[in-house]
RNA sequence: AGAGUUUGAUCCUGGCUCAGGAUGAACGCUAGCGACAGGCCUAACACAUGCAAGUCGAGGGGUAACAGGGAGCUUGCUCCGCUGACGACCGGCGCACGGGUGAGUAACGCGUAUGCAACCUUCCCACAGGAUCGGGAUAGCCCUCCGAAAGGAGGAUUAACACCGGAUGUGGUAAUUUUGAGGCAUCUUAAGAUUACUAAAUGCAAAGCUUGUGGAUGGGCAUGCGUGACAUUAGCUAGUUGGCGGGGUAACGGCCCACCAAGGCGACGAUGUCUAGGGGUUCUGAGAGGAAGGUCCCCCACACUGGUACUGAGACACGGACCAGACUCCUACGGGAGGCAGCAGUGAGGAAUAUUGGUCAAUGGGCGAGAGCCUGAACCAGCCAUGUCGCGUGCAGGAUUACGGCCCUAUGGGUUUUAAACUGCUUUUGUCUAGGGGUAAAAGAUCUACGCGUAGAGCAUUGCAAGUACUAGACGAAUAAGCAUCGGCUAACUCCGUGCCAGCAGCCGCGGUAAUACGGAGGAUGCGAGCGUUAUCCGGAUUUAUUGGGUUUAAAGGGUGCGUAGGCGGCCUAUCAAGUCGGUGGUGAAAUUUCGAGGCUUAACCUCGUCACUGCCAUCGAAACUGAUAAGCUUGAGUGCGUUGGGGGUAGCUGGAAUGUGCGGUGUAGCGGUGAAAUGCAUAGAUAUCGCACAGAACGCCGAUCGCGAAGGCAGGUUACCACGCCGCAACUGACGCUGAGGCACGAAAGCGCGGGGAUCGAACAGGAUUAGAUACCCUGGUAGUCCGCGCCGUAAACGAUGGAUGCUCGCCGUUCGCGAUAUACCGUGAGUGGCCAAGUGAAAACGAUAAGCAUCCCACCUGGGGAGUACGCCGGCAACGGUGAAACUCAAAGGAAUUGACGGGGGCCCGCACAAGCGGAGGAACAUGUGGUUUAAUUCGAUGAUACGCGAGGAACCUUACCCGGGCUUGAACUAUGGUGGACCGACCCAGAGAUGGGUUUUCCCUUCGGGGCCGCCAUGGAGGUGCUGCAUGGUUGUCGUCAGCUCGUGCCGUGAGGUGUCGGCUUAAGUGCCAUAACGAGCGCAACCCUUUCCGUUAGUUGCCAUCAGGUAAUGCUGGGGACUCUAUCGGUACUGCCAUCGUAAGAUGUGAGGAAGGUGGGGAUGACGUCAAAUCAGCACGGCCCUUACGUCCGGGGCUACACACGUGUUACAAUGGGGGGUACAGAGGGCUGCCACCUGGUGACAGGGAGCCAAUCCCGAAAACCUCUCUCAGUUCGGACUGGAGUCUGCAACCCGACUCCACGAAGCUGGAUUCGCUAGUAAUCGCGCAUCAGCCAUGGCGCGGUGAAUACGUUCCCGGGCCUUGUACACACCGCCCGUCAAGCCAUGAAAGCCGGGGGCACCUGAAGUCCGUAACCGCGAGGAUCGGCCUAGGGUGAAACUGGUGAUUGGGGCUAAGUCGUAACAAGGUAGCCGUACCGGAAGGUGCGGCUG
Repeated sequence: AGAGUUUGAUCCUGGCUCAGGAUGAACGCUAGCGACAGGCCUAACACAUGCAAGUCGAGGGGUAACAGGGAGCUUGCUCCGCUGACGACCGGCGCACGGGUGAGUAACGCGUAUGCAACCUUCCCACAGGAUCGGGAUAGCCCUCCGAAAGGAGGAUUAACACCGGAUGUGGUAAUUUUGAGGCAUCUUAAGAUUACUAAAUGCAAAGCUUGUGGAUGGGCAUGCGUGACAUUAGCUAGUUGGCGGGGUAACGGCCCACCAAGGCGACGAUGUCUAGGGGUUCUGAGAGGAAGGUCCCCCACACUGGUACUGAGACACGGACCAGACUCCUACGGGAGGCAGCAGUGAGGAAUAUUGGUCAAUGGGCGAGAGCCUGAACCAGCCAUGUCGCGUGCAGGAUUACGGCCCUAUGGGUUUUAAACUGCUUUUGUCUAGGGGUAAAAGAUCUACGCGUAGAGCAUUGCAAGUACUAGACGAAUAAGCAUCGGCUAACUCCGUGCCAGCAGCCGCGGUAAUACGGAGGAUGCGAGCGUUAUCCGGAUUUAUUGGGUUUAAAGGGUGCGUAGGCGGCCUAUCAAGUCGGUGGUGAAAUUUCGAGGCUUAACCUCGUCACUGCCAUCGAAACUGAUAAGCUUGAGUGCGUUGGGGGUAGCUGGAAUGUGCGGUGUAGCGGUGAAAUGCAUAGAUAUCGCACAGAACGCCGAUCGCGAAGGCAGGUUACCACGCCGCAACUGACGCUGAGGCACGAAAGCGCGGGGAUCGAACAGGAUUAGAUACCCUGGUAGUCCGCGCCGUAAACGAUGGAUGCUCGCCGUUCGCGAUAUACCGUGAGUGGCCAAGUGAAAACGAUAAGCAUCCCACCUGGGGAGUACGCCGGCAACGGUGAAACUCAAAGGAAUUGACGGGGGCCCGCACAAGCGGAGGAACAUGUGGUUUAAUUCGAUGAUACGCGAGGAACCUUACCCGGGCUUGAACUAUGGUGGACCGACCCAGAGAUGGGUUUUCCCUUCGGGGCCGCCAUGGAGGUGCUGCAUGGUUGUCGUCAGCUCGUGCCGUGAGGUGUCGGCUUAAGUGCCAUAACGAGCGCAACCCUUUCCGUUAGUUGCCAUCAGGUAAUGCUGGGGACUCUAUCGGUACUGCCAUCGUAAGAUGUGAGGAAGGUGGGGAUGACGUCAAAUCAGCACGGCCCUUACGUCCGGGGCUACACACGUGUUACAAUGGGGGGUACAGAGGGCUGCCACCUGGUGACAGGGAGCCAAUCCCGAAAACCUCUCUCAGUUCGGACUGGAGUCUGCAACCCGACUCCACGAAGCUGGAUUCGCUAGUAAUCGCGCAUCAGCCAUGGCGCGGUGAAUACGUUCCCGGGCCUUGUACACACCGCCCGUCAAGCCAUGAAAGCCGGGGGCACCUGAAGUCCGUAACCGCGAGGAUCGGCCUAGGGUGAAACUGGUGAUUGGGGCUAAGUCGUAACAAGGUAGCCGUACCGGAAGGUGCGGCUG
């Protein structure tokens, strides 16, 4: 100090979350020791038992217990207070301290600083005095009585330092008064005078008593300042505020009372409600702050709840009293007792908090002369890892880096791991033994010294802790390690299991068969006697921002003005000194914190010193700034005077055009309306047109980037009135200013009330269309309204989404008004209104003198999204509704700007058999073939929009074959290694069997270094085998976009960044092809070219090819000699490049019936497929990870199936005929193939074919054209078209044609007469048409596929439209990218919440009734010698009762909306022009999103 998380990526805003520290903690796992600290946070709930406040005999009467002594005698009893002592009693002091708790209290309670001239103070200290004479009681003891008890009554007797009376009065108090002094008004004080009142206790002594003054200590009271939340608490108050007089108190005071006045408090927050003890301090934080107030210290309050007083120096009293109440206990039922928020302890509550311990040794307290007694204060111990600190669980060496575990690329390596074993060493801790009269310890009385509370000296006593700390010795590595984590944040990784299951999770998120995220294991990391989790606080969070934030678009500027309080405020001078600054003094308790030392072995801890305590008060000074006062000034502001401007406002008058209606004329069949229609109007005369009349509303052109106004808003003309701005002058005032919480006023449209008006338009409504529907968009009508007057409402995207005021900070270009200069040009200046920009600002877009820049002042507002501008409450309103304005719950985002894509029923440019123009098809029929579906024992599997469907398959009768049924085998059908064993194996034959297989017969080895080897069979072992799964684990290969023109990089530049530029723009091209331009310059993969083929020419070479010339020969033929000319074959070259010409163009290039040329503008065709997309296809071609099967999911065999068949689809073939069918005749290819072959030729057969048979391993032999052409026939018909299906007879292949082959012949002769919506191919040697060949193959279901040649067209105006694509641009709420996103109702489940007839509580106030104890007041009778008391009455009051209201909770049938929830229903509202642009306010309507009207906004 930061990090994660919104996005495809980016910057910003913004929330959520994490890493840190802390705790009186709790929980889980684990646990060796010590020191120090801490330990009911909950029920101020209830408490058994014990203890926690007594002491004094040197106050008293005395003697219950104990001891001693004495006496008596009956020798174990009695007596004697005689002594030590002492129960109970009288008396003194204490019990008001100490200890506990935090309920109450928002307060002078606390803190801090002052004050008391308004006060008290036992014990203590100092000083000054005093102490005289009397008196009567009473408890105890004793007796009697009542009561269960607690307790009480009566009688008799008695003492005091108990009580009372008189005296004395230094003094004190009060009143009057004299003089002086002081203060703050009443007054105070000092010294006097007079009057009244007022003390005492003794005791031998020590010690006490009493009066007064002063001190000390402790308290009381008052005041300034500070000290929670809520304004959805705004008004509160009758003793209330003050006065006079009195009462009361220690003292002031409405503290209380009588009377008088009507005040007092409050937006600087009264009153009310809720919460809470306060501080020193503690935690956190850089600090400022925030949070907390346990332990320790100070203060307060309380003591079962409420009230009350008594005693006392002090209490309204924790372990006192009285009363009332609740509760518990005892009881003889009559009545009594009690108060752990003291220490232990118990129950209860709770996640949770200890022993019914020891001692007064120390410290401290009470009493006492003292010894001493008491002390659950205190000191110790016990329990608890609750925390902090410290120590240990060993150290060194030790490698074949062992075994085991785990992992891997697995003969091996890595890791656990120097870790262990083993060797040596050490002994903290532990166990045992011994030491430990050592230390903490002095208090005490005595003495000495002085600075008078310290030091020193000798004497004497005392230890709970504890035989502890500590020390020494012995033994022996011996007695001692866990917890959490390991996807990122965040240090640490692999295997197995699981398979959106089980589970994890702080946030993001993991898990759907290869999970570093779940569970286990190995390993690693972190911390360590602890480690994690949970809870809470601060931090990070500058995320409430004083330090230190914002408000155009992210949340946020009030709709606008006027103005109150408040805040802020121009220039100059003087004074004051409140703020401000400085010095000094007081205080800020101690502890804590900082720093420096010291003591425990160290540390924590403790001690000493020091700083600090940021504050408050007082005093002295300073005078710049703020403030106050006083005197001035004119520049801010205002006034005046003079011009001037405007669609500023209000009221009246008035004009024309248009519209509608009425009347009349002309005129006739339609008008109107729409995408197209219809509803509607019209022969009863519309629409159209002309004339006249009426009505209401709005004001064309001018008109604009315009003008005016505070905003809303304002537009025909004119008049009146009202208001305003600017400019000029510088006459007047002299800071009069700015802003503005509340307040007041204005405030579009819609809406509301009353009254008018009503032409147009037009929510609602009606009808017509559209549509799946159409409560809409479109059309025809049409009410409220739209208009006027008066009165409400008070909201809008009331927007510049930008509050007001003042000052400052480059320029350029327009425009309105005024002024100036001689001027209409041009210029200057002031006030407006616009555009572009410098600096600067901003997340960016952008803003930029009209700031969103730089500054000052004031106001308003914001603090994640949703819930929600909702609920409740209050205020306003006639209502509609407006203003104010939450929470529960829920999410991890919601958002802004910009970027790259993708998309658009956005735009521009361009291309393609994309459309159009053509030709031929498909879709209808029959058949072939593939697919779906169905069927089946099986109909094996895969391929499924384009990019599956004559596809894998280039050939399923068996085989293939993977499927089904049945029969077999299990080292296995094939391959391989090792060991053992046998000797052949193979073959032939026979038997059983469907076959596999089994049985039998027969024949039979080779090499050798003699060890053995080869080959084969069998046995055993290790491998096998799998067309089983996963193409979403993969390689390889392939399809498609697409042969589309794109896809990128380096450097530079621009941008905070994603990214851009380059690659854009203009022209051009088939092309990111090129040229020009240019913050880009270059480059790569693609394009093109290089390759093959075809077309032309040449070179070289001629056999099996060719034959012009020469020669020979045949019935004929390059047949033969020969030849290389030609064709051809094969090789190597050439040619074409917009090169030439013309026109256009800067160029690139384009154009031309151009030339030349075999070919002309990439000549045709092929191969060649950029970055990538579709988790595209294939685990069944092959390979391969993982998983699965192993007498079977392997393998062999026989048979069946893959060929099924109501049906649907794709691809084809053949046709429907005359451009044809049939018969006959006659021509012309190319490319291939051929020995298990092609087969000439001959013979037979109608034919398929068969029997013979030459040639050819091929430029040699063989396979070989059809359409075409010529001719005959058929004449439009289901035919001489068409050939399916069927019957019969055959041929061939093959082990075998039944399921299930092809072909031939004869016969039979189905559908079909050109095919709906729709759809496919093709731009030239193409379509169409005709045949030929090949692969596979025994044969073939081939009409398929791949090739070959023959014949050989038509059309393209053109790019509006459909489809696909490219580039630029635009919008976007999309990024899984439009097959996207997304809204609302309804239905289901869950959750929290509002309302609600009521019901049940709570605290507080008010009124009335009653009223205990008790103080006070009054009081003749009673008691007492008296002082006095009792009694009775009264006032007040706790409590109780009753009542009416208010506030606030809980619950509540039902009801309202809201939120959340993989796959429900209805629609499609929004995002693109979202298919009717959207949104805001308002009104109406509608299942729902929503629609429509009116006004507004551009987001």